[in-house]
RNA sequence: UAUCAAACAGGCUAAACUCACUGUGAAGUGAGGACAGAAAGUUAUGGGUCUCUAGUAGAUUGCCAAGCUGCAGAA
Numbered sequence: 001u002a003u004c005a006a007a008c009a010g011g012c013u014a015a016a017c018u019c020a021c022u023g024u025g026a027a028g029u030g031a032g033g034a035c036a037g038a039a040a041g042u043u044a045u046g047g048g049u050c051u052c053u054a055g056u057a058g059a060u061u062g063c064c065a066a067g068c069u070g071c072a073g074a075a
Stems, first nucleotide, its partner, number of pairs: 003074002012037002017032006035062001041068003045065003048060004052055001
């Protein structure tokens, strides 16, 4: 540098659901809660899905690709 996710250490994120707030909505934020995740870090770039007041509009990166970045370990 590239590859891997069987075992293992310290940690990390947090689905469904509940409550509060924001939003027309998809959803978002906070608290609780853990189904999972080795990029479940990040960017709406391409595709998909979804929303509305339907267009030079928005949501989703925990749907799939792609870009950038990255801890420990194995070989």